A computed fold for a 75-nucleotide RNA from Actinotalea subterranea, annotated as c-di-GMP-I riboswitch aptamer. Its mean pLDDT, the model's own confidence on a scale to 100, is 89. The organism belongs to Actinotalea, within Bacteria.
RNA sequence: CAGCGAAAAUGGCAAACCUGUCGCGAGGCAGGGACGCAAAGCCACGGGACCCUCGAGGUCAGCCGGGCUACCGAA
Numbered sequence: 001c002a003g004c005g006a007a008a009a010u011g012g013c014a015a016a017c018c019u020g021u022c023g024c025g026a027g028g029c030a031g032g033g034a035c036g037c038a039a040a041g042c043c044a045c046g047g048g049a050c051c052c053u054c055g056a057g058g059u060c061a062g063c064c065g066g067g068c069u070a071c072c073g074a075a
Base pairs, nucleotide, nucleotide: 004073005072012037013036017032018031019030020029021028022027035062041068042067043066045065046064047063048060049059050058051057052055
């Protein structure tokens, strides 16, 4: 450095649900809350799912793959 994820540490994120708010909607954001996560950090590139006003439209990165970046550390 690449790959990998046992034990541990410092920490991190936050499903369902509730409240507020934005959006026609899928959903987003903020607060509460933790089912989980070693990339559950970021990117719609491929597949997939979903929405609508059905098009040169949109949503999902916590569905899978891919790309980029990153903490700790044995075999």